[in-house]
Small-subunit ribosomal RNA, 5' domain from an uncultured bacterium, 490 nucleotides, folded computationally.
Rfam family: Bacterial small subunit ribosomal RNA.
The full RNA is in RNAcentral, with records from ENA, Greengenes and SILVA.
The coordinates come from a structure-prediction model, not an experiment, and the mean pLDDT is 82.
Context: one part of a larger RNA
RNA sequence: GGACGAACGCUUGCGGCGUGCCUAAAACAUGCAAGUCGAACGAGGGAGCAAUCCCUAGUGGCGAACGGCGGAGUAAUACAUGAACAACGUGCCCUGAAGUCCGGGACAAACGCAGAAAUGCCAUGGAUAGCGGAUGUGGCCCAGUCUUGGCAUCAAGAUUGGAUUAAACGGUUUUUCGCUUCAGGAGCGGUUCAUGGCCUAUCAGGUAGUUGGUGGGGUAAUGGCCUACCAAGCCGACGACAGGUAGCGGGUCUGAGAGGAUGAUCCGCUCGAGUGGGACUGAGACACGGCCCACACACCUACGGGUGGCAGCAGUUGGGAAUCUUGCACAAUGGGGGAAACCCUGAUGCAGCGACGCCGCGUGGAGGAUGACGGAUCUAGGUCUGUAAACUCCUUUUUCAUGGAAAGACUUAGGACGGUACCAUGAGAAUAAGGACCGGCUAACUACGUGCCAGCAGCCGCGGUAAGACGUAGGGUCCAAGCGUUGUCC
Numbered sequence: 001g002g003a004c005g006a007a008c009g010c011u012u013g014c015g016g017c018g019u020g021c022c023u024a025a026a027a028c029a030u031g032c033a034a035g036u037c038g039a040a041c042g043a044g045g046g047a048g049c050a051a052u053c054c055c056u057a058g059u060g061g062c063g064a065a066c067g068g069c070g071g072a073g074u075a076a077u078a079c080a081u082g083a084a085c086a087a088c089g090u091g092c093c094c095u096g097a098a099g100u101c102c103g104g105g106a107c108a109a110a111c112g113c114a115g116a117a118a119u120g121c122c123a124u125g126g127a128u129a130g131c132g133g134a135u136g137u138g139g140c141c142c143a144g145u146c147u148u149g150g151c152a153u154c155a156a157g158a159u160u161g162g163a164u165u166a167a168a169c170g171g172u173u174u175u176u177c178g179c180u181u182c183a184g185g186a187g188c189g190g191u192u193c194a195u196g197g198c199c200u201a202u203c204a205g206g207u208a209g210u211u212g213g214u215g216g217g218g219u220a221a222u223g224g225c226c227u228a229c230c231a232a233g234c235c236g237a238c239g240a241c242a243g244g245u246a247g248c249g250g251g252u253c254u255g256a257g258a259g260g261a262u263g264a265u266c267c268g269c270u271c272g273a274g275u276g277g278g279a280c281u282g283a284g285a286c287a288c289g290g291c292c293c294a295c296a297c298a299c300c301u302a303c304g305g306g307u308g309g310c311a312g313c314a315g316u317u318g319g320g321a322a323u324c325u326u327g328c329a330c331a332a333u334g335g336g337g338g339a340a341a342c343c344c345u346g347a348u349g350c351a352g353c354g355a356c357g358c359c360g361c362g363u364g365g366a367g368g369a370u371g372a373c374g375g376a377u378c379u380a381g382g383u384c385u386g387u388a389a390a391c392u393c394c395u396u397u398u399u400c401a402u403g404g405a406a407a408g409a410c411u412u413a414g415g416a417c418g419g420u421a422c423c424a425u426g427a428g429a430a431u432a433a434g435g436a437c438c439g440g441c442u443a444a445c446u447a448c449g450u451g452c453c454a455g456c457a458g459c460c461g462c463g464g465u466a467a468g469a470c471g472u473a474g475g476g477u478c479c480a481a482g483c484g485u486u487g488u489c490c
Base pairs, nucleotide, nucleotide: 001490002489003488004487006486007485008484009483010482013361014360015359016358017357018356019354020353021319026317027316028315030314031313032312035062036061037060040059041058043056044055045054046053047052069272070271071270079196080195081194082193083192084191085190088189089188090187093185094184095183096182097181098180099179100178101133102132103131112121113120114119138165139164141162142161143160144159145158146157147156148155149154170177171176198244199243200242205235206234207233210232211231212230213229214228215227216226217225247269248268249267250266251262252261253260254259274295275294276293277292278291297308298307299306300305325351327350328349329348333347334345335344336343337342364394365393366392367391374385375384376383377382399427400426401425402424403423404422408417434479435478436477437476438475439460440459441458445474446473447472448471449470455462456461
């Protein structure tokens, strides 16, 4: 000098765009943040003369594994880059081929009973829910035959025989939407390998599922992933093991670069959801607003028993030098459901608060010398403040008032922002300047007070009676809606 998610002191007119718990991964009152489908299903209620329509708890489907938040853990089961899978999976979406036959039986809810509640029990009872059978284009398994290819294990294709394996004559009736099997694709995931990126040797040896093999199990899949047996290996001064610290990268800051430091906001990956463990469902989880168990904490209770998880958005307490509104809207973008209308969406779009940052604008312009008054100083003549003011003319960025008024919406309806931006008219210099410094480094000097006192100070150092260094005043210098100080990095 630059930079900052900054803080503190003094000061403060406006706008745009960003940004805002770095500390206690501390605890949370309250509201909202994941629902939707009646064109899957019966039932109950309401409206209506009826046809029919509407609403609701439940069964069922899809979603809830996305989106949102945080960085505790993790030094490698992570990340980045580059490869590999002849060792893998894939709901919704796209393309192609084939099919959608028959039958039977339950359960939930409304009602009733018990209970303080959470909840439990009895009767009836539908389906695109669940079950049995048939068919087999196909798939899968076993036993053969043939062809082609490769990178060890092998892979691909054709064909014969055997065994096994599917569905919802569902919904709407107007197009159609579905269901089952198989093949391919896209996108997304899973696994493996190589290389790279912290500190400590005052951590030198570490390791028994440890290293490898065989058989078996498990997984979508390879593998000590697990297990039985066998062998004794494997890693290590090119730093194993241990300890400390830490999410990683794109990036950010600085620097001419090399490098150093860093990882807020935004994007990609990863890990976590009070702490620890576990599985279930599912295409996908070992699952923030799902389940079970244990622990800690908190709450309700009729003492028998129950309930909860803001590191979602607001907000509260606490901690701290320190970090915001219990706002509006689904209008746009995107997501979930639905045939659609539409519903939901604290994602998101906006608004509010904070000079926290960057950028822009303003606080007037021109003229005006008797160089007025006042103030400071003085060698008492003067000098400085100073064209500064007054005064004259002008302008209206801002401000205020009145009126008009969007684009963002395609596609016809629909705009939270918002009567906002913007435009027009009018008023009137009107509404708007401070902070630090002035001994040298370092731009900027005098007077008075004080008298090694009070005090200043980044370093050198000032102050003990004329202090340009303390305090005040006048003047000046530098920045400017900011200016200084402190902290951290280069």